[in-house]
Formats: sequence, C1' cells, structure tokens
RNA sequence: GGAGGCGAAGGGCAAACCCGCCGAAAGGCGGGGGCGCAAAGCCACGGGCCUACGGGUGCCGUUGCACCUACGGCGGCCGGGCUGCCUUA
Repeated sequence: GGAGGCGAAGGGCAAACCCGCCGAAAGGCGGGGGCGCAAAGCCACGGGCCUACGGGUGCCGUUGCACCUACGGCGGCCGGGCUGCCUUA
C1' cells in the first nucleotide's frame, strides 16, 4: 500500500416508540430511548421507494373529487464516488 472483518480494545452512530419544534405532506431537527450498524461518516450521480403544496388533465357545477407530475424527501433500500478508527483470525 492492497484486500478482508472471526475475535478483541477504546470509542462512535441510533430503529420502533414517547415529548417538543419545523413542514401541505413525505419527512427533518432537538431531548428521552435502543432495534440494530464496520462506514448506520459525507455526496441525491444511476436505479428504487415515499409524498403531491404548487402545476396539469378530467368529472362535478362550485369552495369538492379522481388521476398525472419533484422542483420536496428517504444515504438505516441497492449500486457508484470521496474520506476514515481498530484489527490481520
């Protein structure tokens, strides 16, 4: 330097759920919590998934409904890029 992660050390992160705040929602942030995680560190680049304020189309004929749409999200869905601790069974 590369490749790997059985075990270990010191640490790290934090699902569901609860409370508060933000948001139209998906979801996010803070506190509690701890299911899990060797990149569960960072980047929405490809795929996938979620949402649909606004916009579009149709119906209705009036404050409504249905469908489509990401410019909004999910990195704890998969791939890719960048960086990094310990260790070498």
The RNA shown here (c-di-GMP-I riboswitch aptamer) has 89 nucleotides and comes from Ammonifex sp. Its Rfam family is "c-di-GMP-I riboswitch aptamer". Gene Ontology term of the family: cyclic-di-GMP binding. Rfam describes the family as follows. GEMM was predicted in a large-scale screen for bacterial structured RNA regulatory elements. Its mean pLDDT, the model's own confidence on a scale to 100, is 87. Taxonomically the source falls in Ammonifex (Bacteria, Bacillati, Bacillota, Clostridia).